[in-house]
RNA sequence: GGAGUCGGCCAGACAGUCGCUCCGCCGAACCCCCGUGGGCCGGCGGGGAGGAAAGUCCGGGCUCCGCAGGGCGGGAUGCCAGGUAAUGCCUGGGCGGCGCGAGCCGACGGAAAGUGCCACAGAAAACAGACCGCCGACGGCCUUCGGGCCGGGCAAGGGUGAAAAGGUGCGGUAAGAGCGCACCGCGCCGGUGGCAACACACGGCGGCACGGUAAACCCCAUCCGGAGCAAGAUCGAAUAGGGGAACGCGGAGCGUCAUGCUCCGGCGCGCGGCCCGUGCGCUGUUCCCGGGUGGAUCGCUCGAGGUGCGCGGCGACGCGCAUCCCAGAUGAAUGACUGUCCCCGACAGAACCCGGCUUAUCGGCCGACUCCUCUA
Numbered sequence: 001g002g003a004g005u006c007g008g009c010c011a012g013a014c015a016g017u018c019g020c021u022c023c024g025c026c027g028a029a030c031c032c033c034c035g036u037g038g039g040c041c042g043g044c045g046g047g048g049a050g051g052a053a054a055g056u057c058c059g060g061g062c063u064c065c066g067c068a069g070g071g072c073g074g075g076a077u078g079c080c081a082g083g084u085a086a087u088g089c090c091u092g093g094g095c096g097g098c099g100c101g102a103g104c105c106g107a108c109g110g111a112a113a114g115u116g117c118c119a120c121a122g123a124a125a126a127c128a129g130a131c132c133g134c135c136g137a138c139g140g141c142c143u144u145c146g147g148g149c150c151g152g153g154c155a156a157g158g159g160u161g162a163a164a165a166g167g168u169g170c171g172g173u174a175a176g177a178g179c180g181c182a183c184c185g186c187g188c189c190g191g192u193g194g195c196a197a198c199a200c201a202c203g204g205c206g207g208c209a210c211g212g213u214a215a216a217c218c219c220c221a222u223c224c225g226g227a228g229c230a231a232g233a234u235c236g237a238a239u240a241g242g243g244g245a246a247c248g249c250g251g252a253g254c255g256u257c258a259u260g261c262u263c264c265g266g267c268g269c270g271c272g273g274c275c276c277g278u279g280c281g282c283u284g285u286u287c288c289c290g291g292g293u294g295g296a297u298c299g300c301u302c303g304a305g306g307u308g309c310g311c312g313g314c315g316a317c318g319c320g321c322a323u324c325c326c327a328g329a330u331g332a333a334u335g336a337c338u339g340u341c342c343c344c345g346a347c348a349g350a351a352c353c354c355g356g357c358u359u360a361u362c363g364g365c366c367g368a369c370u371c372c373u374c375u376a
Stems, first nucleotide, its partner, number of pairs: 001372010012341007020048008030039003050347001054358002057356005062228004069276004074224005079093005094108001095106004109219002114217002116213003131158002133154003138151005166184006185208001186206005191200003232298004242289006249265006266282006305324008342345001
């Protein structure tokens, strides 16, 4: 000097004029109300979109339903150890893959429980083979006595394929073959290290469970009520507290014999699907038609909150102290104009809130690390 990798921060800036919205305080007139008040209006002070506000993909807080229970079914995750309110997230480690490297990626439990699939090609695709080949020891036939053919033997060589009954070498054989042996690979056991996943140029045993695939079915481990702020609560107003249809019980006991209580069975409704169980009702439930309202307030922003410092930890993060309040709209608040600057403005606007992941994206700044080249 060039090329990269990882992490953090910013998100056009400044000034002026008018405008919008929320909160707090103050205040005449007017209106409501009858009091400590509210509305309109005005003044002062303070706040006002994001790193993703997006996707609605996960996890929760919160609200309501459900006597909130058990089982089946269904769904999710999938190496180990930690973090967290929790997660499918994050951190660290292991193993595998990519990269010269800094680093990046992983749908990462089980194929010795079972089932399924592996097109085409190929002889054969898993209790899986003979197309080309090799042999001719044993047995048979022929022979010009060189040999030829058959029964039979082989899966080591070649071919096909993404993948073909571990690899190399030696021995052995008629020719071969883990058939035997050495080393390697693989499996199991023990030992050592590590919390563990795992690792070991440690030891031993075994010829070796005859391929791959579970983001195929499946098995194993762990986890899971449902619906959702359009949740839900309060107030107010109005209509026709309308019309029709279906079901709408039975038995026993007690008693004060009007009627009430208890139990059993049955029916209806509810508890995400089904079963058990359970709650309510049996003068209630379900279905259809029609009518009215669809307004106001709360929920609504103080939070698993931000920032600074210290301590602990490899780290995610935790603890302590101090400090700060940082949007709450509701057809939906940030706009318009002028001037200056330069990085010439990308992706893009909260709607209950928070923690993640994913996607989109112009440009700038800072830090650490890796590789290449040159010079000293």